A computed fold for a 139-nucleotide RNA from Chthoniobacter flavus, annotated as SAM riboswitch aptamer (S box leader).
RNA sequence: AUCUUAUCGAGAGUGGCAGAGGGACUGGCCCGAUGAAGCCACGGCAACCGCCGGAGGGGAGAGUGAAUUUUCCCGUCCGGGACCAGGUGCCAAAUCCAGCUCCGGAAUUGCGAUAAGCGAAUCCGGGGAAAGAUGAGAG
Numbered sequence: 001a002u003c004u005u006a007u008c009g010a011g012a013g014u015g016g017c018a019g020a021g022g023g024a025c026u027g028g029c030c031c032g033a034u035g036a037a038g039c040c041a042c043g044g045c046a047a048c049c050g051c052c053g054g055a056g057g058g059g060a061g062a063g064u065g066a067a068u069u070u071u072c073c074c075g076u077c078c079g080g081g082a083c084c085a086g087g088u089g090c091c092a093a094a095u096c097c098a099g100c101u102c103c104g105g106a107a108u109u110g111c112g113a114u115a116a117g118c119g120a121a122u123c124c125g126g127g128g129a130a131a132g133a134u135g136a137g138a139g
Stems, first nucleotide, its partner, number of pairs: 002138007013042005021031003025099004043091003048087002051080005057074006095131001100128007108120004
């Protein structure tokens, strides 16, 4: 690289260096010389992992006549705080919005006969997927 899985409408920025881009991609819409990306320092947010407490499950060992019991390991669920000087992550806008698909609604319009019916693009709302990001695990 790739695979699995959870989450993504909350939250949190200042200074220095630097000097024109940035918001993954495409379209839109934004941010940017009142200073983009990047780097550094300090600060902050959050609670994925770790950590702490509890519950129940599985495996192995010790012990026994057999058990009760007990030690260790593994993963599951519930809760906790944010200090541990723990490992990541993050600090414009919903993942900034949309992209593919399905459903509902509105007004319009074409064919049709001013019908039934079939179709078109537009706008609004919702579901799912894809893609992306981050964590954890696999590799």
Lineage of the source: Bacteria > Verrucomicrobiota > Spartobacteria > Chthoniobacterales > Chthoniobacter. Its mean pLDDT, the model's own confidence on a scale to 100, is 81.